The prediction has a mean pLDDT of 82. A computed fold for a 69-nucleotide RNA from uncultured Halioglobus sp., annotated as transfer RNA. Rfam family: tRNA. Rfam describes the family as follows. Transfer RNA (tRNA) molecules are approximately 80 nucleotides in length. By type it is a transfer RNA.

[in-house]
RNA sequence: CCCAUAGCUCAGUUGGUUAGAGCAUCCGACUCAUAAUCGGCAGGUCGAAAGUUCAAAUCUUUCUGGGCC
Numbered sequence: 001c002c003c004a005u006a007g008c009u010c011a012g013u014u015g016g017u018u019a020g021a022g023c024a025u026c027c028g029a030c031u032c033a034u035a036a037u038c039g040g041c042a043g044g045u046c047g048a049a050a051g052u053u054c055a056a057a058u059c060u061u062u063c064u065g066g067g068c069c
């Protein structure tokens, strides 16, 4: 100096209407069966604490963990 958001990889950005995608898991369809394919559900207190604000994943401070020099 950079990063931390679902089991994994990530988007979400100059605060505002319900936090999303792909893959994986699970369920179903198809099949003699499996895989592939198709459909569907679930899964998050956005690393922790505090502050600002009507409102914070988003802004500020401290801390924790990781990466580079």
Base pairs, nucleotide, nucleotide: 001067002066003065004064007023008022009021010020016054026040027039028038029037047063048062049061050060051059